[in-house]
Context: one part of a larger RNA
RNA sequence: GGGUGAACGCUGGCGGCGUGCCUAACGCAUGCAAGUCGAGCGGCUGUGGGGCUUCGGCCCCUCAGCAGCGGCGGACGGCUGAGGAGCACGUAGGGAACCUGCCCAACGGUGGGGGACAACCCCGGGAAACUGGGGCUAAUACCGCAUACGUCUCCGGGGCGGAGGUCUCGGAGGGAAAGGGCUUCGGCCCGCCGAUGGAGGGUCCUGCGUCCCAUCAGGUUGUUGGUGGGGUAACGGCCUACCAAGCCUACGACGGGUAGCUGGUCUGAGAGGACGACCAGCCAGAGGGGGACUGAGACACGGCCCCCACUCCUCCGGGAGGCAGCAGCGAGGGAUCUUGGGCAAUGGGCGAAAGCCUGACCCAGCGACGCCGCGUGGGGAAGAAGGCCCUCGGGUCGUAAACCCCUUUUCCAGGGGAAGAGUAAGGACGGUACCCUGGGAAUAAGCCCCGGCCAACUACGUGCCAGCAGCCGCGGUAAGACGUAGGGGGCAAGCGUUACCC
Numbered sequence: 001g002g003g004u005g006a007a008c009g010c011u012g013g014c015g016g017c018g019u020g021c022c023u024a025a026c027g028c029a030u031g032c033a034a035g036u037c038g039a040g041c042g043g044c045u046g047u048g049g050g051g052c053u054u055c056g057g058c059c060c061c062u063c064a065g066c067a068g069c070g071g072c073g074g075a076c077g078g079c080u081g082a083g084g085a086g087c088a089c090g091u092a093g094g095g096a097a098c099c100u101g102c103c104c105a106a107c108g109g110u111g112g113g114g115g116a117c118a119a120c121c122c123c124g125g126g127a128a129a130c131u132g133g134g135g136c137u138a139a140u141a142c143c144g145c146a147u148a149c150g151u152c153u154c155c156g157g158g159g160c161g162g163a164g165g166u167c168u169c170g171g172a173g174g175g176a177a178a179g180g181g182c183u184u185c186g187g188c189c190c191g192c193c194g195a196u197g198g199a200g201g202g203u204c205c206u207g208c209g210u211c212c213c214a215u216c217a218g219g220u221u222g223u224u225g226g227u228g229g230g231g232u233a234a235c236g237g238c239c240u241a242c243c244a245a246g247c248c249u250a251c252g253a254c255g256g257g258u259a260g261c262u263g264g265u266c267u268g269a270g271a272g273g274a275c276g277a278c279c280a281g282c283c284a285g286a287g288g289g290g291g292a293c294u295g296a297g298a299c300a301c302g303g304c305c306c307c308c309a310c311u312c313c314u315c316c317g318g319g320a321g322g323c324a325g326c327a328g329c330g331a332g333g334g335a336u337c338u339u340g341g342g343c344a345a346u347g348g349g350c351g352a353a354a355g356c357c358u359g360a361c362c363c364a365g366c367g368a369c370g371c372c373g374c375g376u377g378g379g380g381a382a383g384a385a386g387g388c389c390c391u392c393g394g395g396u397c398g399u400a401a402a403c404c405c406c407u408u409u410u411c412c413a414g415g416g417g418a419a420g421a422g423u424a425a426g427g428a429c430g431g432u433a434c435c436c437u438g439g440g441a442a443u444a445a446g447c448c449c450c451g452g453c454c455a456a457c458u459a460c461g462u463g464c465c466a467g468c469a470g471c472c473g474c475g476g477u478a479a480g481a482c483g484u485a486g487g488g489g490g491c492a493a494g495c496g497u498u499a500c501c502c
Stems, first nucleotide, its partner, number of pairs: 001502004006498005013374006019367002021332001026330003030327003035072003040069002043066004048061005079285003089209007098202003103198003107194004111145001113143002120135006151174010179190004211257003218248003223245008260282004264275004287308005310321004338364001340363003346360001347358004377406002379403001386397004411439006420429001446491005451472003457486005467474002
């Protein structure tokens, strides 16, 4: 000198764009943050309408609501950085060792049956959370049967290949499916099953790179390799039995400390050094620890089970909970915001659609926290008053003020008023931006410094006192270094100080 997610002191007019718990991954009141589909299915309640009736009631259509069965989504999005020195990340490769719901392209199929469980009804247990038994029932829920283009397993022949891969021919064996809506009755649309390729996503392996301590020098028994087996989507000591005795290490093993990694950011002429907030990619975590279930995908933040700590309810038998989602509270701290509006846009989930949900997101609010822009006016005397200094002549504050005329960015009041909406309508922001009219210099300047480094000097007070100070150093009676005043210098809605990095 530059920089900051800053804080503190004094001061503070406006706007735009950003940004805001760096500490206790401490504890959390309350509300909201993940649902949706009636065009998969049956029922219950109600609205409107129709038909039948032995007047008890029964049936049908329509609309609305409710939970249940079922499907898809809840593995995304959002938050945080605890842990982790590791194939976690970065980069370059490999998988002849792999998976992939929804989407796209092409191919083949969708035949015929069965038995249940909720809802509902009946009975029971419990304070509650909830829960047991009996009975009826639907389906795109569940289970057999048939069929098999292709597919899977095994066997045989042939081509390519180093290889368990791939192509082709033959044989044996195994395994599918679900319906719904509309219809001018021709069919169309949405689905379902098998299977191929793609796109995107994921998983595994490898080379190289990746902080400090040697005052950590030896470490290791599933350890290193093999065989058989298990397990997985898949290779593997991943797991297991047996066999062998290996494997790593001064090119730093093992141990300890510290740390999310990267694109990048800051600085620097560069080399380098330091850092990893916001934004983006990856990883990891969801009170601490462990586990699996479901599923295309999880070992799953707002799912389940167990243990622990904590909080709450209880009829003491037993239960409920997890803000490192958005806001908000307490605590900690030098320190970090509203319990706001809207789904209008973008994006996401579900749905044929209308639409519903969306604290993602878009906006608004608060904070000079940062950057950028603008303003605090123009004219006006050889110069008032007043202050300060003085050699008493004067000098200076100083066009500064008064004053006159002018201007209106800002400000106030009134009127008009968007784009953002690809589609006729529909805009949270917002009566905002912007435009016009009127009013009136009106509403708007501070902070630090003035001994040298370093730009800016006098007077008084004080008297090694009170005090200053980044370093050198000032102050003990004329202090340009302390305090005050006048003046001056610097920056400016900021200016200084502190902390940290280059």

Predicted 3D model of a 502-nucleotide part of an RNA (small-subunit ribosomal RNA, 5' domain) from Theonella swinhoei. Taxonomically the source falls in Theonella (Eukaryota, Porifera, Demospongiae, Theonellidae). RNAcentral holds the full RNA, with entries from SILVA. Rfam family: Bacterial small subunit ribosomal RNA. The prediction has a mean pLDDT of 87.